[in-house]
RNA sequence: GGGCGCUUAGCUCAGCUGGGAGAGCAUCGGCCUUACAAGCCGGUGGUCGCAGGUUCGAACCCUGCAGCGCCUA
Numbered sequence: 001g002g003g004c005g006c007u008u009a010g011c012u013c014a015g016c017u018g019g020g021a022g023a024g025c026a027u028c029g030g031c032c033u034u035a036c037a038a039g040c041c042g043g044u045g046g047u048c049g050c051a052g053g054u055u056c057g058a059a060c061c062c063u064g065c066a067g068c069g070c071c072u073a
Base pairs, nucleotide, nucleotide: 001072002071003070004069005068006067007066010025011024012023013022019056027043028042029041030040031039049065050064051063052062053061
């Protein structure tokens, strides 16, 4: 240099054929307990890597860039 994959909450990840941004863990509050742990209920937390384009509408499609990983020369 060329090819492929990944980038979504603090962490690990889902997100179908373009229309609701989510789960588990963590964290905060409550219930329970003499107390703690466990369990149960609820809440907070997002520029969906960045920029542009297509579209009535983009995490999702297209282009460029960045980062990480693998293969190849």